[in-house]
RNA sequence: CAGGUCAGUCGGGUGUGCGCGCUGCCGUUCGCGGCGGUGAGGAAAGUCCGUACACCUCAGAGCAGGAAGCCAGGUAAUCCCUGGAGAGGCGCAAGCUUCUGGAUCGGGCCACAGAAACAUACCGCACGCGCGAGCGUGUCAGGGUGAAAAGGCGGUGUAAGAGACCACCGGCGCGGGCAGUAAUGCCGGCGGCCAGGCAACCCCCUUCCGGUGCAAGGUCAAACAGGGGAAAAGCAUCCUCGGAUGCCAGCGCUGGCUCGGCGCUGUUGAUCCCCGGGUAGACCGCAUGAGCAGUCUGGUGACAGACUGUCGAGAUAGAUGCGCAUCCGCGACAGAAUACGGCUUACAGGCUGACCUGAGUG
Repeated sequence: CAGGUCAGUCGGGUGUGCGCGCUGCCGUUCGCGGCGGUGAGGAAAGUCCGUACACCUCAGAGCAGGAAGCCAGGUAAUCCCUGGAGAGGCGCAAGCUUCUGGAUCGGGCCACAGAAACAUACCGCACGCGCGAGCGUGUCAGGGUGAAAAGGCGGUGUAAGAGACCACCGGCGCGGGCAGUAAUGCCGGCGGCCAGGCAACCCCCUUCCGGUGCAAGGUCAAACAGGGGAAAAGCAUCCUCGGAUGCCAGCGCUGGCUCGGCGCUGUUGAUCCCCGGGUAGACCGCAUGAGCAGUCUGGUGACAGACUGUCGAGAUAGAUGCGCAUCCGCGACAGAAUACGGCUUACAGGCUGACCUGAGUG
RNA backbone atom coordinates (compact mmCIF):
# COMPACT_ATOMS: atom_id res chain seq x y z
C1' C A 1 0.00 0.00 0.00
C1' A A 2 -3.94 -3.57 -1.40
C1' G A 3 -7.56 -7.07 0.14
C1' G A 4 -10.03 -9.04 4.34
C1' U A 5 -11.83 -10.29 9.68
C1' C A 6 -13.72 -8.50 14.31
C1' A A 7 -15.28 -4.55 17.53
C1' G A 8 -16.80 0.43 18.37
C1' U A 9 -18.76 5.12 16.70
C1' C A 10 -21.21 9.04 13.70
C1' G A 11 -25.69 9.48 10.68
C1' G A 12 -24.94 16.57 7.02
C1' G A 13 -22.66 21.39 9.29
C1' U A 14 -23.26 26.83 9.93
C1' G A 15 -26.17 31.41 9.60
C1' U A 16 -30.89 33.83 9.09
C1' G A 17 -36.33 34.12 8.75
C1' C A 18 -41.34 32.02 9.51
C1' G A 19 -44.17 28.29 12.30
C1' C A 20 -45.68 24.00 16.04
C1' G A 21 -45.81 21.01 21.23
C1' C A 22 -44.30 21.40 26.43
C1' U A 23 -42.53 24.66 30.13
C1' G A 24 -40.62 29.24 33.54
C1' C A 25 -41.50 34.44 34.19
C1' C A 26 -44.26 38.87 32.90
C1' G A 27 -48.66 41.11 30.90
C1' U A 28 -53.87 40.38 29.85
C1' U A 29 -59.70 43.06 27.31
C1' C A 30 -59.12 35.89 29.98
C1' G A 31 -59.52 35.13 23.62
C1' C A 32 -54.39 35.26 24.23
C1' G A 33 -49.70 37.94 23.75
C1' G A 34 -44.29 38.94 24.86
C1' C A 35 -39.43 37.18 26.48
C1' G A 36 -36.49 32.86 27.76
C1' G A 37 -35.64 27.43 27.99
C1' U A 38 -36.43 22.74 25.68
C1' G A 39 -38.20 19.16 21.82
C1' A A 40 -37.23 11.63 18.34
C1' G A 41 -33.90 6.95 17.05
C1' G A 42 -29.85 3.58 16.46
C1' A A 43 -33.21 1.26 15.17
C1' A A 44 -38.51 5.29 18.02
C1' A A 45 -40.02 -0.36 13.54
C1' G A 46 -41.60 -5.88 14.00
C1' U A 47 -44.29 -6.97 18.74
C1' C A 48 -40.75 -12.34 18.84
C1' C A 49 -39.03 -13.20 24.17
C1' G A 50 -38.43 -11.33 29.41
C1' U A 51 -39.95 -7.90 33.27
C1' A A 52 -41.88 -3.60 36.02
C1' C A 53 -46.66 -1.47 36.93
C1' A A 54 -52.22 -2.01 37.17
C1' C A 55 -56.76 -4.66 37.54
C1' C A 56 -59.41 -9.46 37.71
C1' U A 57 -59.11 -14.55 39.57
C1' C A 58 -57.00 -17.82 43.24
C1' A A 59 -57.85 -23.43 49.93
C1' G A 60 -54.88 -27.77 48.59
C1' A A 61 -53.73 -31.82 45.28
C1' G A 62 -53.95 -34.30 40.66
C1' C A 63 -55.09 -34.94 35.29
C1' A A 64 -55.00 -32.59 30.61
C1' G A 65 -52.30 -28.78 27.87
C1' G A 66 -47.96 -25.67 26.90
C1' A A 67 -42.74 -24.15 27.21
C1' A A 68 -37.59 -25.03 28.09
C1' G A 69 -33.51 -28.92 27.66
C1' C A 70 -24.67 -29.99 26.93
C1' C A 71 -21.98 -27.31 31.41
C1' A A 72 -20.78 -22.99 34.35
C1' G A 73 -21.58 -17.95 35.02
C1' G A 74 -24.16 -12.91 34.19
C1' U A 75 -28.92 -10.54 34.96
C1' A A 76 -34.81 -8.02 37.97
C1' A A 77 -35.71 -11.76 34.26
C1' U A 78 -35.45 -14.41 29.44
C1' C A 79 -36.29 -18.41 23.95
C1' C A 80 -31.10 -13.03 25.96
C1' C A 81 -25.68 -12.40 26.90
C1' U A 82 -20.57 -14.26 28.28
C1' G A 83 -17.08 -18.16 28.85
C1' G A 84 -16.34 -23.32 28.23
C1' A A 85 -17.37 -28.86 26.35
C1' G A 86 -18.52 -32.39 22.41
C1' A A 87 -19.70 -33.45 17.09
C1' G A 88 -19.57 -31.25 12.18
C1' G A 89 -19.18 -27.28 7.97
C1' C A 90 -16.59 -22.76 5.44
C1' G A 91 -11.93 -19.93 4.98
C1' C A 92 -4.52 -19.86 3.32
C1' A A 93 -5.44 -17.03 7.78
C1' A A 94 -7.61 -13.44 11.26
C1' G A 95 -12.15 -15.61 12.03
C1' C A 96 -17.24 -17.23 10.98
C1' U A 97 -21.05 -20.85 11.45
C1' U A 98 -24.70 -25.38 12.55
C1' C A 99 -26.28 -28.88 16.19
C1' U A 100 -26.83 -30.58 21.71
C1' G A 101 -31.58 -34.96 27.60
C1' G A 102 -33.23 -40.36 26.37
C1' A A 103 -33.20 -44.93 20.42
C1' U A 104 -32.32 -51.94 25.55
C1' C A 105 -39.97 -48.84 28.31
C1' G A 106 -43.08 -49.12 24.18
C1' G A 107 -45.47 -47.76 19.49
C1' G A 108 -44.61 -45.56 14.65
C1' C A 109 -41.71 -44.16 10.28
C1' C A 110 -37.25 -44.89 6.95
C1' A A 111 -39.09 -42.01 -0.27
C1' C A 112 -36.71 -44.32 -4.84
C1' A A 113 -33.84 -48.48 -5.61
C1' G A 114 -33.10 -53.13 -3.48
C1' A A 115 -34.07 -60.06 -1.91
C1' A A 116 -34.11 -57.57 2.66
C1' A A 117 -34.57 -50.99 6.14
C1' C A 118 -34.05 -55.01 11.27
C1' A A 119 -34.33 -59.74 10.73
C1' U A 120 -34.12 -60.67 5.80
C1' A A 121 -30.71 -65.11 0.84
C1' C A 122 -31.56 -61.66 -5.44
C1' C A 123 -26.91 -63.08 -7.81
C1' G A 124 -22.83 -65.74 -6.05
C1' C A 125 -20.19 -69.68 -3.00
C1' A A 126 -20.50 -74.72 -0.70
C1' C A 127 -22.90 -79.38 0.20
C1' G A 128 -26.97 -82.79 -0.83
C1' C A 129 -30.79 -84.55 -4.34
C1' G A 130 -32.19 -84.77 -9.50
C1' C A 131 -30.75 -87.42 -16.39
C1' G A 132 -31.92 -82.27 -16.73
C1' A A 133 -34.47 -77.55 -16.04
C1' G A 134 -34.02 -77.02 -11.13
C1' C A 135 -35.05 -77.95 -5.80
C1' G A 136 -33.50 -78.16 -0.57
C1' U A 137 -30.03 -76.78 3.22
C1' G A 138 -25.88 -73.77 4.93
C1' U A 139 -23.59 -69.04 4.27
C1' C A 140 -23.28 -61.98 4.48
C1' A A 141 -16.66 -63.70 2.63
C1' G A 142 -17.66 -61.58 -2.73
C1' G A 143 -21.32 -58.93 -6.35
C1' G A 144 -25.51 -55.65 -6.89
C1' U A 145 -29.20 -51.55 -4.63
C1' G A 146 -29.27 -47.47 -1.48
C1' A A 147 -28.36 -41.61 2.31
C1' A A 148 -27.94 -45.87 5.43
C1' A A 149 -27.07 -53.29 4.73
C1' A A 150 -23.83 -57.93 9.35
C1' G A 151 -17.58 -52.67 12.82
C1' G A 152 -12.52 -52.60 9.99
C1' C A 153 -8.10 -55.36 8.78
C1' G A 154 -5.02 -59.73 8.97
C1' G A 155 -5.00 -64.68 10.49
C1' U A 156 -7.05 -69.39 12.57
C1' G A 157 -10.91 -72.22 11.18
C1' U A 158 -14.48 -74.52 7.63
C1' A A 159 -17.67 -78.37 2.74
C1' A A 160 -18.13 -73.02 1.84
C1' G A 161 -18.36 -69.29 5.40
C1' A A 162 -19.10 -66.23 9.66
C1' G A 163 -16.52 -62.41 16.32
C1' A A 164 -17.32 -68.84 15.51
C1' C A 165 -12.16 -68.02 17.62
C1' C A 166 -7.35 -64.92 18.02
C1' A A 167 -4.04 -60.28 17.57
C1' C A 168 -4.39 -55.05 16.47
C1' C A 169 -7.59 -50.77 15.57
C1' G A 170 -12.65 -48.46 16.27
C1' G A 171 -17.32 -48.30 19.05
C1' C A 172 -20.46 -49.68 23.37
C1' G A 173 -21.09 -51.19 28.51
C1' C A 174 -19.04 -51.82 33.61
C1' G A 175 -15.15 -50.80 37.29
C1' G A 176 -10.49 -47.72 38.47
C1' G A 177 -6.87 -43.51 38.43
C1' C A 178 -5.62 -38.38 37.15
C1' A A 179 -7.22 -33.16 35.58
C1' G A 180 -11.51 -29.91 35.77
C1' U A 181 -16.77 -26.28 39.84
C1' A A 182 -19.05 -28.96 35.79
C1' A A 183 -20.07 -30.50 30.77
C1' U A 184 -16.00 -33.41 29.66
C1' G A 185 -10.94 -34.90 28.59
C1' C A 186 -6.60 -38.18 29.22
C1' C A 187 -4.55 -42.99 30.92
C1' G A 188 -5.25 -48.00 32.00
C1' G A 189 -8.37 -52.71 33.08
C1' C A 190 -12.42 -56.15 32.21
C1' G A 191 -16.62 -58.03 28.97
C1' G A 192 -16.90 -60.31 21.90
C1' C A 193 -21.44 -56.78 23.93
C1' C A 194 -20.93 -55.03 17.87
C1' A A 195 -28.80 -56.02 15.15
C1' G A 196 -28.67 -49.21 11.81
C1' G A 197 -31.14 -44.33 11.77
C1' C A 198 -35.24 -40.68 13.07
C1' A A 199 -37.36 -38.01 19.45
C1' A A 200 -38.49 -30.89 14.67
C1' C A 201 -43.54 -38.39 15.00
C1' C A 202 -45.92 -40.09 19.41
C1' C A 203 -43.55 -41.16 23.81
C1' C A 204 -40.22 -41.19 28.44
C1' C A 205 -37.20 -38.11 31.98
C1' U A 206 -36.04 -33.26 34.45
C1' U A 207 -37.43 -28.13 35.40
C1' C A 208 -41.06 -24.37 34.90
C1' C A 209 -46.04 -22.33 33.64
C1' G A 210 -53.30 -18.12 36.00
C1' G A 211 -55.71 -14.13 32.72
C1' U A 212 -55.98 -9.20 30.57
C1' G A 213 -52.90 -4.89 28.94
C1' C A 214 -52.01 2.36 30.20
C1' A A 215 -58.43 2.20 25.78
C1' A A 216 -54.47 -1.14 32.50
C1' G A 217 -56.28 1.57 36.52
C1' G A 218 -57.53 5.84 39.85
C1' U A 219 -59.58 11.05 41.36
C1' C A 220 -62.98 15.23 40.46
C1' A A 221 -67.34 15.89 37.82
C1' A A 222 -71.53 19.08 34.32
C1' A A 223 -75.98 19.76 30.80
C1' C A 224 -79.91 16.40 29.66
C1' A A 225 -82.72 11.89 30.55
C1' G A 226 -83.70 7.81 34.00
C1' G A 227 -83.58 6.03 39.64
C1' G A 228 -84.29 7.05 45.13
C1' G A 229 -85.98 10.51 49.01
C1' A A 230 -88.38 14.78 51.82
C1' A A 231 -92.56 18.78 52.67
C1' A A 232 -98.06 20.06 52.24
C1' A A 233 -104.67 19.75 52.36
C1' G A 234 -107.92 19.57 50.15
C1' C A 235 -113.11 21.36 49.52
C1' A A 236 -117.48 22.83 46.62
C1' U A 237 -120.42 23.16 42.00
C1' C A 238 -121.46 21.46 36.94
C1' C A 239 -121.49 18.02 32.99
C1' U A 240 -120.88 14.39 27.85
C1' C A 241 -117.60 11.04 33.99
C1' G A 242 -113.22 12.49 31.92
C1' G A 243 -112.63 16.99 32.73
C1' A A 244 -113.99 22.19 33.54
C1' U A 245 -114.75 26.28 36.97
C1' G A 246 -114.24 28.54 41.84
C1' C A 247 -111.99 28.60 46.75
C1' C A 248 -107.66 26.84 49.31
C1' A A 249 -102.58 25.09 49.45
C1' G A 250 -97.63 24.50 47.20
C1' C A 251 -94.17 25.99 43.44
C1' G A 252 -92.16 28.68 39.18
C1' C A 253 -91.87 33.26 36.03
C1' U A 254 -92.43 38.63 36.18
C1' G A 255 -90.48 42.20 40.17
C1' G A 256 -85.71 45.63 44.53
C1' C A 257 -90.03 43.93 47.85
C1' U A 258 -95.52 43.35 48.71
C1' C A 259 -100.09 43.09 46.12
C1' G A 260 -101.36 41.81 41.36
C1' G A 261 -100.84 39.10 36.63
C1' C A 262 -99.46 34.53 33.95
C1' G A 263 -98.31 29.25 34.23
C1' C A 264 -97.98 24.29 36.58
C1' U A 265 -99.56 20.77 40.34
C1' G A 266 -103.41 18.30 44.02
C1' U A 267 -100.91 12.71 48.08
C1' U A 268 -100.21 6.97 42.22
C1' G A 269 -97.84 14.19 43.69
C1' A A 270 -95.62 18.92 38.99
C1' U A 271 -91.82 22.54 39.87
C1' C A 272 -88.17 23.40 43.50
C1' C A 273 -84.82 20.96 47.11
C1' C A 274 -81.72 16.66 48.72
C1' C A 275 -79.17 11.84 47.54
C1' G A 276 -76.90 8.25 44.26
C1' G A 277 -74.84 5.89 39.51
C1' G A 278 -73.09 6.69 34.58
C1' U A 279 -71.50 9.97 30.30
C1' A A 280 -69.03 14.63 28.18
C1' G A 281 -64.95 17.17 30.16
C1' A A 282 -60.66 17.91 33.45
C1' C A 283 -56.66 15.72 36.27
C1' C A 284 -53.47 11.66 37.87
C1' G A 285 -51.00 7.28 36.02
C1' C A 286 -46.71 10.08 32.71
C1' A A 287 -41.18 11.00 32.65
C1' U A 288 -35.63 10.69 38.87
C1' G A 289 -35.26 5.82 36.09
C1' A A 290 -33.18 -2.05 36.69
C1' G A 291 -31.53 6.42 34.18
C1' C A 292 -27.23 8.78 31.57
C1' A A 293 -21.85 10.40 31.30
C1' G A 294 -16.83 10.15 33.16
C1' U A 295 -12.91 8.05 36.28
C1' C A 296 -11.17 4.09 39.23
C1' U A 297 -11.46 -1.01 41.08
C1' G A 298 -12.74 -6.50 40.55
C1' G A 299 -13.55 -10.21 36.62
C1' U A 300 -10.78 -13.93 30.58
C1' G A 301 -15.73 -12.00 29.67
C1' A A 302 -21.04 -11.00 30.00
C1' C A 303 -21.19 -7.85 34.11
C1' A A 304 -20.66 -5.81 39.06
C1' G A 305 -19.07 -2.10 42.74
C1' A A 306 -17.31 2.80 44.42
C1' C A 307 -16.82 8.05 43.60
C1' U A 308 -17.95 12.52 40.89
C1' G A 309 -21.14 15.00 37.65
C1' U A 310 -25.92 15.41 35.34
C1' C A 311 -31.72 15.82 34.30
C1' G A 312 -32.30 14.78 28.27
C1' A A 313 -39.68 14.99 24.50
C1' G A 314 -44.37 13.99 27.04
C1' A A 315 -48.69 15.04 22.76
C1' U A 316 -54.28 13.12 23.20
C1' A A 317 -56.51 13.86 16.42
C1' G A 318 -51.77 13.72 18.45
C1' A A 319 -45.85 19.14 18.35
C1' U A 320 -40.64 18.19 16.66
C1' G A 321 -41.68 21.43 10.23
C1' C A 322 -40.35 24.67 6.17
C1' G A 323 -38.07 28.80 3.10
C1' C A 324 -33.41 31.24 1.86
C1' A A 325 -27.98 31.64 1.90
C1' U A 326 -23.45 29.04 2.23
C1' C A 327 -19.89 24.80 2.77
C1' C A 328 -18.73 19.60 1.97
C1' G A 329 -17.87 13.76 0.61
C1' C A 330 -24.56 16.25 -1.84
C1' G A 331 -26.99 13.24 3.04
C1' A A 332 -29.60 6.18 3.90
C1' C A 333 -33.28 3.51 6.81
C1' A A 334 -36.92 5.70 9.25
C1' G A 335 -40.48 8.94 13.37
C1' A A 336 -42.05 8.72 20.35
C1' A A 337 -47.61 7.50 22.76
C1' U A 338 -46.90 3.54 30.20
C1' A A 339 -41.73 2.29 30.99
C1' C A 340 -37.38 -0.84 30.78
C1' G A 341 -33.84 -5.12 29.20
C1' G A 342 -32.99 -8.28 24.96
C1' C A 343 -33.71 -10.40 20.00
C1' U A 344 -34.90 -9.72 14.85
C1' U A 345 -35.40 -6.76 10.55
C1' A A 346 -34.12 -1.91 7.47
C1' C A 347 -29.96 1.44 6.60
C1' A A 348 -26.39 6.20 1.43
C1' G A 349 -22.02 7.10 3.40
C1' G A 350 -18.00 8.53 6.94
C1' C A 351 -14.52 7.77 11.09
C1' U A 352 -11.55 4.91 14.90
C1' G A 353 -8.99 0.63 16.97
C1' A A 354 -7.09 -4.49 17.03
C1' C A 355 -5.87 -8.63 14.09
C1' C A 356 -4.97 -11.73 9.37
C1' U A 357 -3.11 -12.47 4.23
C1' G A 358 -0.25 -10.62 0.09
C1' A A 359 3.23 -7.11 -2.15
C1' G A 360 7.00 -3.29 -1.77
C1' U A 361 10.84 -0.44 0.86
C1' G A 362 14.49 0.13 4.92